[in-house]
RNA sequence: GGAGAGGUGGCGGAGUCCGGUUGAACGUGCCUGACUCGAAAUCAGGUGAAGGCGCAAGCCUUCCGUGGGUUCGAAUCCCACCCUCUCCGCCA
Numbered sequence: 001g002g003a004g005a006g007g008u009g010g011c012g013g014a015g016u017c018c019g020g021u022u023g024a025a026c027g028u029g030c031c032u033g034a035c036u037c038g039a040a041a042u043c044a045g046g047u048g049a050a051g052g053c054g055c056a057a058g059c060c061u062u063c064c065g066u067g068g069g070u071u072c073g074a075a076u077c078c079c080a081c082c083c084u085c086u087c088c089g090c091c092a
Stems, first nucleotide, its partner, number of pairs: 001088007010028003020072001029047006048063006065081005
């Protein structure tokens, strides 16, 4: 350089084909509680970030690599760019 696959929360990983409340299933980790003499295991609930509002509980908005576009509506379709992986080619 050519071809292909991919980028989603602390981590892993579905969802993309067929756009429609999934800010994200599921697993793991973590937090709280139950159980226990106490742990582990098990069970139940919770658990992304930023900004804003609120005394608090909590609520609202935006964000799926980055930036645009299509659409009433985009993680999902289109374009450009960045990055990762695989194969091929070239140089050494």

Predicted 3D model of a 92-nucleotide RNA (transfer RNA) from a Deltaproteobacteria bacterium. The sequence was found in a public genome assembly. It matches the Rfam family "tRNA". From the family's description: Transfer RNA (tRNA) molecules are approximately 80 nucleotides in length. Its mean pLDDT, the model's own confidence on a scale to 100, is 82.